[in-house]
Model confidence (mean pLDDT): 82 of 100. Predicted 3D model of a 75-nucleotide RNA (transfer RNA) from an uncultured bacterium.
RNA sequence: GUCUCCAUCGUCUAGCGGUUAGGACACAACCCUUUCACGGUUGAAACACGGGUUCGAUUCCCGUUGGAGAUGCCA
Numbered sequence: 001g002u003c004u005c006c007a008u009c010g011u012c013u014a015g016c017g018g019u020u021a022g023g024a025c026a027c028a029a030c031c032c033u034u035u036c037a038c039g040g041u042u043g044a045a046a047c048a049c050g051g052g053u054u055c056g057a058u059u060c061c062c063g064u065u066g067g068a069g070a071u072g073c074c075a
Base pairs, nucleotide, nucleotide: 001071002070003069004068005067006066007065010025011024012023013022018055027043028042029041030040031039048064049063050062051061052060
C1' cells in the first nucleotide's frame, strides 16, 4: 500500500429499513432496614464523523477517523 472485520448510555451488550433504541452492571432519588449491605420502585444516560440511496437509515452504499486482523516479491 491492498483486503477483511469492528465502532450503540459511564462499562458490557441486544438490534438485520418503520422500536418511545431494549437489557445487565454502575449512578441518582425514594421505599425497606436501628445503620450498612441485600432487596423493591422510579429516573437520567448512547447509535464515531461527513455524504449518498430511500417516503423513511443505528441498520444498506461511499468516504474519513480510530481499533483489530490478513497479505506484501523473486532468484
About this RNA:
The sequence was found in a public genome assembly. Rfam family: tRNA. The family's RNA type in Rfam is transfer RNA.